Predicted 3D model of a 74-nucleotide RNA (transfer RNA) from Ferroglobus sp. It was read from a public genome assembly. The source organism's lineage runs through Archaea, Methanobacteriati, Archaeoglobales, Archaeoglobaceae and Ferroglobus. Its Rfam family is "tRNA". From the family's description: Transfer RNA (tRNA) molecules are approximately 80 nucleotides in length.

[in-house]
C1' cells in the first nucleotide's frame, strides 16, 4: 500500500431503516441482627464528517482506530 472483518454505557454484548435493549459494575432502596445472596429503581452509550431517506446505530462515500491476510522495503 491492497483486501476482508470490526468500532454501541466504566466492561462485555444484542439490535440490518421506525421508542437504543440485556448482562456485569457503580449508586440508592427493600429484605437481612449484620454481611453476602435475592428483588426493585437510578446513572450511563451508537468512533468522526458527509450523502440517501419522511426517518439512519442500521444503507452509501470518505476519514480515524483495532484485528486478520497479502504485497513492498529492510
Nucleotide at each position: 500500500g491492497c483486501g476482508c472483518g470490526g468500532g454501541u454505557a466504566g466492561u462485555c454484548u444484542a439490535g440490518u431503516g421506525g421508542u437504543a435493549g440485556g448482562a456485569c459494575a457503580a449508586c440508592g432502596g427493600c429484605c437481612u441482627u449484620c454481611c453476602g445472596a435475592g428483588c426493585c429503581g437510578u446513572u450511563a452509550g451508537c468512533c468522526c464528517g458527509g450523502g440517501u431517506u419522511c426517518g439512519a446505530a442500521u444503507c452509501c462515500c470518505g476519514g480515524c482506530c483495532c484485528g486478520c491476510g497479502c504485497a513492498c522495503c529492510a